RNA sequence: GCCGCGGUGGCGAAAUUGGUAGACGCGCUACGUUCAGGUCGUAGUCCUCGCAAGGGGGUGGAAGUUCAAGUCUUCUCCGCGGCA
Numbered sequence: 001g002c003c004g005c006g007g008u009g010g011c012g013a014a015a016u017u018g019g020u021a022g023a024c025g026c027g028c029u030a031c032g033u034u035c036a037g038g039u040c041g042u043a044g045u046c047c048u049c050g051c052a053a054g055g056g057g058g059u060g061g062a063a064g065u066u067c068a069a070g071u072c073u074u075c076u077c078c079g080c081g082g083c084a
Stems, first nucleotide, its partner, number of pairs: 001083007010026003019067001027045006046057004060076005
């Protein structure tokens, strides 16, 4: 240099044909249970503004197509693999 695969909350990982982004699991927090801890149960857990109701933003970055993009196209950054 060329080709292929990948990048999504704190972590792993879904969203299969473009149609509610974060299901599910782990972890964490609070409460219950316990003498205490673990286990187990219940609730919560992307960020931000807000007393609340609710609003806005968010799939590595930028642009494009579309009514609609994590998904398609282009450029770019990073990681892994292959070829030279």
RNAcentral holds the sequence, with entries from ENA and MGnify. Predicted 3D model of an 84-nucleotide RNA (transfer RNA) from a Minisyncoccota bacterium. RNAcentral records the identical sequence in 2 taxa. The source organism's lineage runs through Bacteria, Bacillati and Minisyncoccota. It matches the Rfam family "tRNA". It is annotated as a transfer RNA. Its family is annotated with triplet codon-amino acid adaptor activity in the Gene Ontology. From the family's description: Transfer RNA (tRNA) molecules are approximately 80 nucleotides in length.